[in-house]
This is a predicted complex of two RNAs, RNase P RNA and transfer RNA, with 416 nucleotides together.
RNA sequence: GGAGUCGGCCGAGCAGUCGCCGGGACUCGUCCCGGAGGAAAGUCCGGGCUCCGCUGGGCAAGGUGCCAGGUAACGCCUGGGAGGCGCGAGCCUACGGCCAGUGCAACAGAAAGGAUACCGCCGGAUUCGUCCGGUAAGGGUGAAAUGGUGCGGUAAGAGCGCACCGCGCUCGUGGCAACACCGAGCGGCGUGGUAAACCCCACCUGGAGCAAGACCGAAUAGGGAAGCGUUGAGUGUGCCCACACGAGCUUCCGGGUAGGUCGCUAUAGGCGUCUGGCGACAGCCGCCACAGAUGAAUGACUGCUCUCGACAGAACCCGGCUUACAGGCCGACUCCCUUC
RNA sequence: GCUGACGUAGCUCAAUUGGCAGAGCAGUUGCCUUGUAAGCAUCAGGUUGCAGGUUCAAUUCCUGUCGUCAGCUCCA
Repeated sequence: GGAGUCGGCCGAGCAGUCGCCGGGACUCGUCCCGGAGGAAAGUCCGGGCUCCGCUGGGCAAGGUGCCAGGUAACGCCUGGGAGGCGCGAGCCUACGGCCAGUGCAACAGAAAGGAUACCGCCGGAUUCGUCCGGUAAGGGUGAAAUGGUGCGGUAAGAGCGCACCGCGCUCGUGGCAACACCGAGCGGCGUGGUAAACCCCACCUGGAGCAAGACCGAAUAGGGAAGCGUUGAGUGUGCCCACACGAGCUUCCGGGUAGGUCGCUAUAGGCGUCUGGCGACAGCCGCCACAGAUGAAUGACUGCUCUCGACAGAACCCGGCUUACAGGCCGACUCCCUUC
Repeated sequence: GCUGACGUAGCUCAAUUGGCAGAGCAGUUGCCUUGUAAGCAUCAGGUUGCAGGUUCAAUUCCUGUCGUCAGCUCCA
């Protein structure tokens, strides 16, 4: 100098004037304070909160899926194992089980699961057309074809035998474990692929959602029709049984009201020091208060400056994930080239 | 705000244990007719919303994303 990897941060700035939403003060019409995001988004997970008689048992349904830890919890995070990619820093992985059972594999091919032989090779027969038997080394088909290499062996061949490699099982050693070893022994290898196919195994899950729900107030016809039901409907938010409550329940038509208060923002909260831990994180102490609307605020104008400004706007609240994002800054590290 | 469903030809819809993407209407061209319509024959038209993944193979299975539609206030 070039190329790249990982982590973190910012995301126009300053001043003035006039407004908008919320809170506070008093001398009651003035002043003071606060006012979007890293994703407020998608609503994909997990929890808090609220209501439903979440009472017990069984079935079903859904989800997760290497191991250990963190956490309120998770499908998240951290550390590790295994596999894959990269020269490397590093990155990626839906990563349990087809020796429980069932299914699937179009076309091609002899044969797609436990069966088989098209060409070939070898032996025999032959009416010389071919037929019978052996074989799976070689060719051919396919996404996929029954361990690989070598030597022996044979009519030709073959784990048929042997050596090495691979594979499986048992034991030992290390590790909490996943797993590892090139440790020891056994097995000629029988059991191919597919579980983001049904399924099996282990673990987890009651349902609904702030339009949840509570209170005050107003108005109206607590009306009509159909179905089911007290021989037990319905409720316990998939089904069944038991228990409990139990006279209404469902759908359609019609009528009334479009008001207020709470829930509502202080929290698994933020920042900082120290301690423990590789880390996620946890603990002690100190400091801080940081939107809360309900037709729904965060804007407009002026001046100056710059690198001329991306994605995007809270609606009960948190922890994550995913997706979108002009441009800029900081730190750690890797590889290549050149020079000293 | 919350909850659910859907996306296939120009339009309306099919396509199941994953195995050649189809039908009707519309459109093109030709025949028929003096001419048009109808009729007959023929042809074309597909990023299965988009992007990834699993698989030999994806409209179908999984994930993300974009778009469209529907339902949900209170009283009685």
Its mean pLDDT, the model's own confidence on a scale to 100, is 82.